[in-house]
Transfer RNA from Parcubacteria group bacterium Gr01-1014_33, 72 nucleotides, folded computationally.

C1' cells in the first nucleotide's frame, strides 16, 4: 500500500428506508423478608465522527477513526 468485514445501554446482541431504537445479563429504587437470595413491580442508559441522497437514515452513498482477516 490494495480489497473485504465490523462499530447500537456498562457487557452481549436485535431492529423492511417509516410506531417512542428492542431484548437479555447487568445496575439503581420499590413490594416481599427478621436480613439477604430468589421472585414481582418500576427507572435510568446508547446508533464511532464529519458530509451527502431522501418527504423520511442506525440502516444508502462518501471521507474519516478505531478494530479484525486476507493479499502485496
Nucleotide at each position: 500500500g490494495c480489497g473485504c468485514c465490523u462499530a447500537u445501554a456498562g457487557c452481549u446482541c436485535a431492529a423492511u428506508g417509516g410506531a417512542u431504537a428492542g431484548a437479555g445479563c447487568g445496575c439503581a429504587g420499590g413490594c416481599c423478608u427478621c436480613c439477604g437470595a430468589a421472585g414481582c413491580c418500576u427507572g435510568a442508559a446508547a446508533u464511532u465522527g464529519g458530509g451527502g441522497u431522501u418527504c423520511g437514515a442506525a440502516u444508502c452513498c462518501u471521507c474519516a477513526u478505531a478494530g479484525g482477516c486476507g493479499c502485496g
Notes:
Rfam family: tRNA. It is annotated as a transfer RNA. Its mean pLDDT, the model's own confidence on a scale to 100, is 82.